[in-house]
Context: one part of a larger RNA
Molecule: small-subunit ribosomal RNA, 3' major domain
Organism: uncultured organism
C1' cells in the first nucleotide's frame, strides 16, 4: 500500500429481531459417502459438490466388467498391387459381430492402348484413444456480488514507496446528486437506453368478439356488426413535473393533491478492475506426455439400479381448516403432422376400437385443481395413512428376467408433529392447488414455465453472518 484485529465511527443485506411455513424424527424417491462387487465408468467435495454434469442408464446411449472378433482400421486424406460393381440375397456355424460357401453382377469417356468415378484388396504415409497432466492452456461457468466499487490523464505534494483526485459536509438503492476542496477532467462500473406487466389513444377485424337488429336447430348457431372483449404493431403517460413544511437560496426528505401506477410503480436481461493455481482435457479447442496385433475398433450379455450403513434434497404422510361419495363453476401459458387425435360403441380400469377435425387465436391434447352446494364418517393407528407383498391385466418397444411405466382385485407396514441444530420468505411474497412444456419409442416426487386462492410480520440494529466508507494497532505481505 494492502490484509488482518473477540479495535472504533457511520451505513447496509430475510443478516438478526417479528412473523409464517418447513427440514432434523417416519415410509419412499433421487444424489452422495461407505461397502460389496468381475464391474458397480468417469467428473463434482465448506459456503460456491451432494434431484450437481443426466432436459430421460432394459438394447442403444456406454466412457466399465466377462467373453467372442478386427488390425490402414468404425471414421479422413494421399500414393500404390491386383481384382470387380459396391450392395443385395440365399445356405452353413455363431450369442452376435463376423468367417466360410454359392448366386447376381458396374456406369462414363474412349483415339480401343486405356482413363475417370465407385467398391473391395495388397503395402505405406498415417487414423484412433472419454488414456494422463484444469498446476502447461484457449473457450466457457460459479462464486465474492446488482455489492459500489477499480482505475487512468495532466497537474500539485513527497528522496522514494507512495498521495491527492476517490478524502470532508449533506444526501441517495448507488463513487447518485450537491456544497466545499491543490486539485481539473476522464474511462470500466451505478442509473437511463432493451424485453414483459399496470391505465388510456390510434390504426386493424379473422380464427377472436356479440351492445344494438333479424333468423334460430337456443349452440355468436346463421345473416349481420365494427361498439365492446381480445389480438398486435404504433403512440400517449410519472418527470420529486404541481402545492406545504424541512434543509444551507443546494443536493434531497416529509406530507398533499391529481392520476390506472408516485418518488427506481412491480418483474427480467444487463455481472466493473479482481479474487478463489475455484469448475471443466469427459461439450469442444489445444501444447507436453503415453498407447499402437492395443489405452484403438465391432459385438453379446452383464454393470452403473448391488446394500449391514451415514448424509444431502424432495415426495407422502400423522388427519375434522380433514377423509370420502354426489353435484356444480372459474384459468393461464404451452405443444401437434414420423404428431395431436373428438364424438361414438367396448372395458371396473389402465386401455382398446373407431376415425371426424387440425400445419391450427379456427380442430385436439383438456376433465382445471383447490372453491362451492348436500350426504356420511366422530377422534379411533380409524372410511388417517398409504409401504410392502399376492394374484390378473394394459401400454410403449425386436426385447420389460437382471431393470420400465401405469390399472383392478386383496394386503394393509412405520407414523399421533419429530432432539441437540438447521432452511426458505417482506405481497399478489410466503403457504396452498392444480395445469404445460423440454429431453422423450416408454418411464418425473427432479428441472423449466404457467396461472387459482391469498396470509403473518418488521419495535428495533445490541447480538450472529456477509458486505460498504472512514480511521486506528501490528512482531503479517
Nucleotide at each position: 500500500u494492502g490484509a488482518c484485529g473477540g479495535g472504533g465511527c457511520c451505513c447496509c443485506g430475510c443478516a438478526c429481531a417479528a412473523g409464517c411455513g418447513g427440514u432434523g424424527g417416519a415410509g419412499c424417491a433421487u444424489g452422495u459417502g461407505g461397502u460389496u462387487u468381475a464391474a458397480u465408468u468417469c467428473g463434482a467435495c465448506g459456503c460456491a459438490a451432494c434431484g450437481c454434469g443426466a432436459a430421460g442408464a432394459a438394447c442403444c446411449u456406454u466412457a466399465c466388467c466377462u467373453g467372442g472378433g478386427c488390425u490402414u482400421g468404425a471414421c479422413a486424406u494421399g500414393c500404390u498391387u491386383g481384382g470387380g460393381a459396391c450392395a443385395g440375397c440365399g445356405c452353413u456355424g455363431g450369442a452376435a459381430a463376423c468367417a466360410g460357401c454359392g448366386u447376381c453382377u458396374c456406369u462414363c469417356c474412349u483415339u480401343c492402348g486405356g482413363g475417370a468415378g465407385c467398391c473391395c484388396u495388397u503395402g505405406c504415409a498415417c487414423a484412433g484413444g472419454u488414456g494422463c497432466u484444469g498446476c502447461a492452456u484457449g473457450g466457457c461457468u460459479g462464486u465474492c456480488g446488482u455489492c459500489a466499487g477499480c482505475u487512468c490523464g495532466u497537474g500539485u505534494c513527497g528522496u522514494g514507496a507512495g498521495a491527492u483526485g476517490u478524502u470532508g459536509g449533506g444526501u441517495u438503492a448507488a463513487g447518485u446528486c450537491c456544497c466545499g476542496c491543490a486539485a481539473c477532467g476522464a474511462g470500466c462500473g451505478c442509473a437511463a437506453c432493451c424485453c414483459c406487466u399496470g391505465c388510456c389513444c390510434c390504426u386493424a377485424g379473422u380464427u377472436a368478439c356479440c351492445a344494438u337488429c333479424g333468423g334460430u336447430u337456443c349452440g355468436g348457431c346463421c345473416g349481420g356488426g365494427g361498439a365492446c372483449u381480445c389480438u398486435a404493431g404504433g403512440g400517449g403517460g410519472a418527470c420529486u413535473g404541481c402545492c406545504g413544511g424541512c434543509g444551507u437560496c443546494a443536493a434531497g426528505c416529509c406530507g398533499g393533491a391529481g392520476g390506472a401506477a408516485g418518488g427506481u410503480g412491480g418483474g427480467g436481461a444487463u455481472g466493473a478492475c479482481g479474487u478463489c493455481a475455484a469448475g471443466u482435457c469427459a461439450u469442444c479447442a489445444u501444447g507436453g506426455c503415453c498407447u499402437u496385433g492395443a489405452u484403438g475398433u465391432c459385438c453379446a450379455g452383464g454393470g452403473c439400479a448391488a446394500c449391514a450403513c451415514a448424509c444431502g434434497u424432495g415426495c407422502u404422510a400423522c388427519a375434522a381448516u380433514g377423509g370420502u361419495c354426489g353435484g356444480u363453476a372459474c384459468a393461464g401459458a404451452g405443444g401437434g403432422u414420423c404428431g395431436c387425435g373428438a364424438a361414438g360403441c367396448c372395458g371396473c380400469g389402465a386401455g382398446g376400437u373407431g376415425a371426424a377435425g387440425c400445419u391450427a387465436a379456427u380442430c385436439c391434447c383438456a376433465g382445471a385443481a383447490a372453491g362451492c352446494c348436500g350426504g356420511c364418517c366422530u377422534c379411533a393407528g380409524u372410511u388417517c395413512g398409504g409401504a410392502u407383498u399376492g394374484c390378473a391385466g394394459u401400454c410403449u418397444g425386436c426385447a420389460a428376467c437382471u431393470c420400465g411405466a401405469c390399472u383392478g382385485c386383496a394386503u394393509g407396514a412405520a407414523g399421533u408433529u419429530g432432539g441437540a441444530a438447521u432452511c426458505g420468505c417482506u405481497a399478489g411474497u410466503a403457504a396452498u392447488c392444480g395445469c404445460g412444456c423440454a429431453u422423450c419409442a416408454g418411464c418425473a416426487u427432479g428441472g423449466c414455465g404457467c396461472g387459482g386462492u391469498g396470509a403473518a410480520u418488521a419495535c428495533g440494529u445490541u447480538c450472529c453472518c456477509g458486505g460498504g466508507c472512514c480511521u486506528u494497532g501490528u512482531a503479517c505481505a